This is a predicted structure of a 72-nucleotide RNA (transfer RNA) from an Acidobacteriota bacterium.
The organism belongs to Acidobacteriota, within Bacteria.
Model confidence (mean pLDDT): 82 of 100.
RNA sequence: UCCGGGAUCGUCCAAUGGGCAGGACUCCUGAUUUUGGAUCAGGCGAUGAGGGUUCAAAUCCUUCUCCCGGAG
Numbered sequence: 001u002c003c004g005g006g007a008u009c010g011u012c013c014a015a016u017g018g019g020c021a022g023g024a025c026u027c028c029u030g031a032u033u034u035u036g037g038a039u040c041a042g043g044c045g046a047u048g049a050g051g052g053u054u055c056a057a058a059u060c061c062u063u064c065u066c067c068c069g070g071a072g
Base pairs, nucleotide, nucleotide: 001071002070003069004068005067006066007065010025011024012023013022019055027043028042029041030040031039048064049063050062051061052060
C1' cells in the first nucleotide's frame, strides 16, 4: 500500500434480509432477612465519527478513525 472481517448500555451477546434498539451479568432502589449473602420486584444505561439515500437507517451508499486476519 492492497484485500477481507469487525466497532451496539460498564461487560458479553441479539436485533432474520430498512419499521418503537432487546436479553444476561454488573450497578442503583425497594421487598424479604438480626446483618450479609441468596431470592423476588422495579429502574438507570448503548448503535465509533461526518455526510448521503429514504416517510423511516444499528442495518443501504460514501469518507475518515480504531481493532483483527491475509497478500506484497